Description:
Model confidence (mean pLDDT): 84 of 100. The part of an RNA shown here (large-subunit ribosomal RNA, domain II) has 729 nucleotides and comes from a Nitrososphaerota archaeon. The source organism's lineage runs through Archaea, Thermoproteati and Nitrososphaerota. It matches the Rfam family "Archaeal large subunit ribosomal RNA". A reference for the family is Yusupov et al. (2001), "Crystal structure of the ribosome at 5.5 A resolution", Science. RNAcentral holds the full RNA, with entries from ENA.
Context: one part of a larger RNA
RNA sequence: GCCGGGGAGUUCAUCUCCGUGGUGAGGUUAAGGGUUUAAAGCCCGAAGCCGUAGGGAAACCGACGGUCCGCAACAUCGGAUCAUCCGAUGUGAGGGACGGGAUCUGAAAGGGUCCGUAAUCACGGGGGUGAGGCUAGAAACCGAGUGAUCUAGCCCUGGGCAGGGUGAAGCCCAGCGAAAGCUGGGUGGAGGCCCGAAGGGGUGUUGACGUGCAAUUCACUCCUCUGACCUGGGGCUAGGGGCAAAAGACCAAUCUAACUCGGUGAUAGCUAGUUCCCGCCGAAAUAUCUCGCAGGAUAGCCCAACCGGAGGAUGCCGGCGCGGUAGAGUGCUGAUUGGGAAGUAAGGAGUCGAAAGACUCUCCUUUCCAUUCAAACUCCGAAUGUGCCGGCACCGUAGAUGGUUGGAGACGGGCAUGGGGGGUAAGCUCCUAUGUCGCGAGGGGAACAACCCGAACCAAGGUUAAGGUCCCAAAAUCCUAGCUAAGUGCAGAAAUUGAAGGUUGUCCUCAACCAGAGACAGCUGGAAGGUAGGCUUAGAAGCAGCCAUCCUCUAAGCAGUGCGUAACAGCUGACCAGCCGAGGUUGGGGGCGCCGAAAAUGGACGGGGCUAAGCUAGGUACCGAUACCUUGGAACACAGCCUCUGGCUGUGUUGGUAGGCGGGCGUUGUGGUCGGGCGGAAGCUGGGCCGUGAGGUCCAGUGGACUGGCCACAAGUGCAGAUCCCGGC
Numbered sequence: 001g002c003c004g005g006g007g008a009g010u011u012c013a014u015c016u017c018c019g020u021g022g023u024g025a026g027g028u029u030a031a032g033g034g035u036u037u038a039a040a041g042c043c044c045g046a047a048g049c050c051g052u053a054g055g056g057a058a059a060c061c062g063a064c065g066g067u068c069c070g071c072a073a074c075a076u077c078g079g080a081u082c083a084u085c086c087g088a089u090g091u092g093a094g095g096g097a098c099g100g101g102a103u104c105u106g107a108a109a110g111g112g113u114c115c116g117u118a119a120u121c122a123c124g125g126g127g128g129u130g131a132g133g134c135u136a137g138a139a140a141c142c143g144a145g146u147g148a149u150c151u152a153g154c155c156c157u158g159g160g161c162a163g164g165g166u167g168a169a170g171c172c173c174a175g176c177g178a179a180a181g182c183u184g185g186g187u188g189g190a191g192g193c194c195c196g197a198a199g200g201g202g203u204g205u206u207g208a209c210g211u212g213c214a215a216u217u218c219a220c221u222c223c224u225c226u227g228a229c230c231u232g233g234g235g236c237u238a239g240g241g242g243c244a245a246a247a248g249a250c251c252a253a254u255c256u257a258a259c260u261c262g263g264u265g266a267u268a269g270c271u272a273g274u275u276c277c278c279g280c281c282g283a284a285a286u287a288u289c290u291c292g293c294a295g296g297a298u299a300g301c302c303c304a305a306c307c308g309g310a311g312g313a314u315g316c317c318g319g320c321g322c323g324g325u326a327g328a329g330u331g332c333u334g335a336u337u338g339g340g341a342a343g344u345a346a347g348g349a350g351u352c353g354a355a356a357g358a359c360u361c362u363c364c365u366u367u368c369c370a371u372u373c374a375a376a377c378u379c380c381g382a383a384u385g386u387g388c389c390g391g392c393a394c395c396g397u398a399g400a401u402g403g404u405u406g407g408a409g410a411c412g413g414g415c416a417u418g419g420g421g422g423g424u425a426a427g428c429u430c431c432u433a434u435g436u437c438g439c440g441a442g443g444g445g446a447a448c449a450a451c452c453c454g455a456a457c458c459a460a461g462g463u464u465a466a467g468g469u470c471c472c473a474a475a476a477u478c479c480u481a482g483c484u485a486a487g488u489g490c491a492g493a494a495a496u497u498g499a500a501g502g503u504u505g506u507c508c509u510c511a512a513c514c515a516g517a518g519a520c521a522g523c524u525g526g527a528a529g530g531u532a533g534g535c536u537u538a539g540a541a542g543c544a545g546c547c548a549u550c551c552u553c554u555a556a557g558c559a560g561u562g563c564g565u566a567a568c569a570g571c572u573g574a575c576c577a578g579c580c581g582a583g584g585u586u587g588g589g590g591g592c593g594c595c596g597a598a599a600a601u602g603g604a605c606g607g608g609g610c611u612a613a614g615c616u617a618g619g620u621a622c623c624g625a626u627a628c629c630u631u632g633g634a635a636c637a638c639a640g641c642c643u644c645u646g647g648c649u650g651u652g653u654u655g656g657u658a659g660g661c662g663g664g665c666g667u668u669g670u671g672g673u674c675g676g677g678c679g680g681a682a683g684c685u686g687g688g689c690c691g692u693g694a695g696g697u698c699c700a701g702u703g704g705a706c707u708g709g710c711c712a713c714a715a716g717u718g719c720a721g722a723u724c725c726c727g728g729c
Base pairs, nucleotide, nucleotide: 001729002728003727004726005725006724011131012130013129014128015127016126017125018124019123020122021121022120023119026050027049028048032044033043034042035041054061055060064099066098067097068096069095073091074090075089076088077087078086079085100115101114102113103112104111105110134273135272136271137270141263142262143261144260145259146258152237153236154235155234156233157232158231159230160229161227163195164194165193166191170187171186172185173184174183175182176181199224200223201222204220205219207218208217239255241251242250276664277663278662279661280660281659286299287298288297289296290295301409302407303406304405305404306403307402311395312394314393315392316391317390318389319388320387321386322385327380328378329377333374334373335372337370338369339368340367341366342365343364347362348361349360350359351358352357413437414436415435416434417433418432419431420430421429422428442453443452444451457633458632459631460630461629462628463627467623468622469621470608471607472606476620478619479618480617481616482615483614489610490609501595502594503593505592506591507590508589509588510587511586512585513584514583522579523578524577525576526575528552529551530550533547534546535545558573562571563570634654635653636652637651638650639649640648641647642646665718667715668714669713670712671711672710673709674708675707676706683702684701685700686699687698688697689696690695
């Protein structure tokens, strides 16, 4: 892991609500007793409990024969398209309103609770509470005991330590010395001395091994080895205690408080699991409070039942109001750039002046003109929005809006678009309005919770939406007119980047100017004289520099545009003419392109590929969904009818997590009733049929003795999950 078996909302008490039934201003027994065959059942048993009156802390006091509205229903009358429908009037249970009353408080006014009667018992069900309280799960706490055969320390009694080295004290001898003593040589054999077996340990390889030989081993290496040494046997210390040369080490593979049993089903706001089917409705991730933020309570949002009986308020249009956003503006407030004018007291700078002082500039104040702005500016001011009224649609007597009671879940939200606060930004964060996912399948978007289309009862057929129509791959190699040459692109509403800047790529468009009195470009020719203008300079002649920039001849020709020379020269341009013969030059705007353009395995328009199968504008077809339409069927709700546990017809509905409600299937057993079975029960294997489904039934085989339907009842009643438990493989 698979298979089989086991496996989780139970029981009692009590409170509350609902349903069903009994009795009803009453209802009911408990313990116990009688009868009986052990029982079941029946009968007795009002003690007690609940109700019948409330208000008040208490003393104490102590309650509706009133009026109105009006649903259903009924009665009468009228009308009609004539059993049913409509209208009017009356009565009007229940319902509502007013009034009245009891009591408490208060001086009173007023206020609180209550009053025109419905309860109670039993059974069943929902929920709360107390109990382990759906199941499983701690780390822990406490009590009573068991442990020192492991290990720590200590006590008693035993055992063990090859060999080698070093050579302390003491002693002896010799020499020296006055002596104390010194020196030398021996002897001697000390030491928590040295090397190193046994023994003890466990340093490094961070080697081997690492489902091992082993829950600590193996190899080599290493430390110690006469001592604070190692070790056998016996004994002592016990859990907040021991023992500890101290590491929180060790106390039986367990230690920052052992183990066993018990309290114990500790507690867990946390985690996991929680078992058959169908139908109806269907959320919330918010507010407030909370030692509150992983929880809970109340409200909001969901569900069911009941009450009630007529309006509700979603869209569009119109009218009358409200507003200060977007935008705009600069009149106000504040900011902002340049300039002008006026004033000049004080300050600063400068000029003139002997000084007094004067003048100029600056600063400052005021003001004007132009420039740029604002969430906390507004002389203005939309679209949207919103209130009321009216109209048209819409929902509602097939009972809405509303109210009461009972049951929840939820209080981690996410994304998109628009508007905002924070942040450099974020698949960021905090608000807000709407949508969507959550809880929503289907089609499209290559794939893709949220984007686009669009809400799935079942089956069949058709038509469309978004999006598409060369092939993969259903449908146009469709039509018309342009653009693009970059594989740009084939992918924008947003999302899947492409900027500032640049571009004589190309297309469109506008304006100005030139142009058959000949433009633009090209080619040819001219481009002169005064003069080498003056100055400067070594030189300066159009062309280093400064100043000026005239006149003449002319078709035109600069006191010179650039190159050039030491300076000249030379070349060239402006300018003019000729040749040529039709558009040209410049600037602005727009479309599609181009450059700018760098990321890590080779590589992505979904791919192939495409010059359209790209882009723009227009058109006609087609494809394409669970959408829409048609046909048949099912269920639910409601209405009508009927031969009324049901059937027929009609209308509408039938996505769904948490969750609420309703109806069923199956298992085991009990009571009743009706059956089946050796002429073959249960179980098992394979198949047919029926049912929306849980499931049911039939046939064949196997099997060899029990078993089923219906009506009720009672549950140890349904498994895929819980690292679930047990067994098998």